Overview: Large-subunit ribosomal RNA, domain I from an uncultured bacterium, 540 nucleotides, folded computationally. The sequence was found in a public genome assembly. Its Rfam family is "Bacterial large subunit ribosomal RNA".

Context: one part of a larger RNA
RNA sequence: AGCAUUUGGUGGAUGCCUUGGCACAUACAGGCGAUGAAGGACGUGGCACGCUGCGAUAAGCGUCGGGGAGUUGUGAGCAAACUUUGAUCCGGCGAUUUCCGAAUGGGGAAACCCACCUUCACCAUUUCAUUCUGGCUCCGGUUUACCGGUUCCUGAGUGAGGUGGAUAAGGUAUCCCAGGUUGAAUAAAAUAGACCUGGUGAAGCGAACCCGGGGAACUGAAACAUCUCAGUACCUGGAGGAAAAGACAUCAACCGAGAUUCCGUUAGUAGUGGCGAGCGAACGCGGACCAGGCCAGUGCCUGAUAUUCAACUAGCAGAACACUUUGGAAAGAGUGGCCAUAGCGGGUGACAGCCCCGUAUGCGAAAGUGAUGUAUCAGGACUCGAGUAGGGCGGGACACGUGUAAUCCUGUCUGAACAUGGGGGGACCACCCUCCAAGCCUAAAUACUCGUAUGUGACCGAUAGCGAACAAGUACCGUGAGGGAAAGGUGAAAAGCACCCCGAUGAGGGGAGUGAAACAGUACCUGAAACCGAAUGCUU
Numbered sequence: 001a002g003c004a005u006u007u008g009g010u011g012g013a014u015g016c017c018u019u020g021g022c023a024c025a026u027a028c029a030g031g032c033g034a035u036g037a038a039g040g041a042c043g044u045g046g047c048a049c050g051c052u053g054c055g056a057u058a059a060g061c062g063u064c065g066g067g068g069a070g071u072u073g074u075g076a077g078c079a080a081a082c083u084u085u086g087a088u089c090c091g092g093c094g095a096u097u098u099c100c101g102a103a104u105g106g107g108g109a110a111a112c113c114c115a116c117c118u119u120c121a122c123c124a125u126u127u128c129a130u131u132c133u134g135g136c137u138c139c140g141g142u143u144u145a146c147c148g149g150u151u152c153c154u155g156a157g158u159g160a161g162g163u164g165g166a167u168a169a170g171g172u173a174u175c176c177c178a179g180g181u182u183g184a185a186u187a188a189a190a191u192a193g194a195c196c197u198g199g200u201g202a203a204g205c206g207a208a209c210c211c212g213g214g215g216a217a218c219u220g221a222a223a224c225a226u227c228u229c230a231g232u233a234c235c236u237g238g239a240g241g242a243a244a245a246g247a248c249a250u251c252a253a254c255c256g257a258g259a260u261u262c263c264g265u266u267a268g269u270a271g272u273g274g275c276g277a278g279c280g281a282a283c284g285c286g287g288a289c290c291a292g293g294c295c296a297g298u299g300c301c302u303g304a305u306a307u308u309c310a311a312c313u314a315g316c317a318g319a320a321c322a323c324u325u326u327g328g329a330a331a332g333a334g335u336g337g338c339c340a341u342a343g344c345g346g347g348u349g350a351c352a353g354c355c356c357c358g359u360a361u362g363c364g365a366a367a368g369u370g371a372u373g374u375a376u377c378a379g380g381a382c383u384c385g386a387g388u389a390g391g392g393c394g395g396g397a398c399a400c401g402u403g404u405a406a407u408c409c410u411g412u413c414u415g416a417a418c419a420u421g422g423g424g425g426g427a428c429c430a431c432c433c434u435c436c437a438a439g440c441c442u443a444a445a446u447a448c449u450c451g452u453a454u455g456u457g458a459c460c461g462a463u464a465g466c467g468a469a470c471a472a473g474u475a476c477c478g479u480g481a482g483g484g485a486a487a488g489g490u491g492a493a494a495a496g497c498a499c500c501c502c503g504a505u506g507a508g509g510g511g512a513g514u515g516a517a518a519c520a521g522u523a524c525c526u527g528a529a530a531c532c533g534a535a536u537g538c539u540u
């Protein structure tokens, strides 16, 4: 040095576990905001770093309910307290709620700077009015004690007001709407404008879904230009719990149907298409859901208020087991029982229907919310739709690329009829059939899930599952937009090793002790491999 065996170190795979995720179902909710939101900054604890809670009343205050023995979050410890005169805790309603932020008095490099106006309480000073105490002058009564009135002074108090100081609170943005006062150019009038008052009006945020306004390219066509991707991504306006659409100027075919929306089918059909790539219906049929109304009035629609009553926002009751044995520990094993409208599930020192929490079942609200129903009140809709239908030119939408191109929308130019009328039936004409545009509203079936509650899983189990089971959108990186980790497990219980020894009053270790176990010692369950030693044997 190699090989083998044994025994260690290192390392953290594997196994087991789960506080965290993922997906779905059902129900609810579908908004919050100038009464200042979402989101933050800074504070706030006896000791207090992060998180959580809260806001100078600051891990909290009041009240109404629940609950019933411990409590002062995570989070140990010390200190100091609270609590059957009901604490901590849970729910309802309130109070407080710094500063920034739409941020709104002005500014600003967010959490800061600088203002003006009004007013309460307070202090100083001052004016007036008034009450009382004491004193003086005068008058009247008079029992010479005193009583009543009057001018003035001193002191105390109350009320109203002025000035100065200082504190606290409130107000002061813009737009819109309504009302008012003014008011030019321009003689009058008017208008623009200015100012004031009032408004619980708007703004900003929010995951997707919805309806408008704009609107790509990569890509495909095996190149590429019409075409496609696609009216997609993205930008932007607006709304609701859904939105949109909607009560036939619709289809159909000579039979008839009867608003809209969604699903299945019709059907990858008819079509369309450098007839390429591709795009791609409808009628009809079967379902889900069904609802019709209004335009001058006994009606309809919308809203508000009151009331009724489920439900929700805390909770309560809730059956039935012992012994022996193994073991550190019984829920295991054995024996004998019991309950069950409860043998779902979780915990307890190993696997518990009967130990604990629960479960089946039954019950419960002072207060708040409140579907539906009922009653009352208020508001709205101006009489059937003309610069409309149609036409020309140019575009767009329709499955339909200008095509034989009907139908719908309209930038521009035009432009009817008036129910004896008009539209449509895929160029167009006739006949026939069918409907009545140019006004408005309308639930349900449908779409989605930031979220709440409950439940489920041939979903994951720490390189998985959310990026995040842990102080995670943290540490860290970047000027910034932005990017973005790693990191779980002692034990049943800290019983977390008193005391002794080596050592530097170390690190670390050896005894002793705890424990079932310490090769479970906070580098802690199990502890693989690579890698590094030691011992023994063999070979060289």
Stems, first nucleotide, its partner, number of pairs: 001539009015525001016489002020460002022457007029449002031205002039100003042055003046078002050074002061094006070082003105114003115172005122165011134153002138149004174202002176199007209240001210238005220227001224274001250257002261288005271279002292441003295385001300380008311369003315363003321336005337354002339343001345357003390414008400426001421436005476483002496524001499511004